Description
A computed fold for a 109-nucleotide RNA from Aminipila terrae, annotated as TPP riboswitch aptamer (THI element). Of the family's consensus pairs, 91% are formed in the model. Its Rfam family is "TPP riboswitch aptamer (THI element)". Its family is annotated with thiamine pyrophosphate binding in the Gene Ontology. From the family's description: Vitamin B(1) in its active form thiamin pyrophosphate (TPP) is an essential coenzyme that is synthesised by coupling of pyrimidine and thiazole moieties in bacteria.
[in-house]
RNA sequence: UAAGAAUGCUGGGGGUGCAAGGUUUUUACCGAGCUGAGAUUGCAUUAUGCUGAACCCUUUGAACCUGAUGUGGUUAGUACCGCCGAUAGGAAAGCUUUUAUAAUAAAAU
Numbered sequence: 001u002a003a004g005a006a007u008g009c010u011g012g013g014g015g016u017g018c019a020a021g022g023u024u025u026u027u028a029c030c031g032a033g034c035u036g037a038g039a040u041u042g043c044a045u046u047a048u049g050c051u052g053a054a055c056c057c058u059u060u061g062a063a064c065c066u067g068a069u070g071u072g073g074u075u076a077g078u079a080c081c082g083c084c085g086a087u088a089g090g091a092a093a094g095c096u097u098u099u100a101u102a103a104u105a106a107a108a109u
Base pairs, nucleotide, nucleotide: 001102002101004099005098006097008095009094010093011058012057013056014055017034018033021030022029023028040052042050043049044048064090065089066088070083071082072081073080
């Protein structure tokens, strides 16, 4: 000097579900429990938006979204696990520090 990996700071991105059972104006409310890092506070509005906290992710990108009420399994379950996805597509950056490795230069032996 190059570049892989890792940590920190600041900024930024993201999701917040399913439902046994109960109430009831039968369509709305409550929600034992399940999975997970995370299933949340408040305000407005009519079922979404904004805002705060925590958590995760930040191109070293499977955090997360679309495909998708896809597809196989499981279950109470559009949840959950896998495939789709080692040419599926999209997705938010800067700096510092540390550390293998490679090249070059100098000094010493």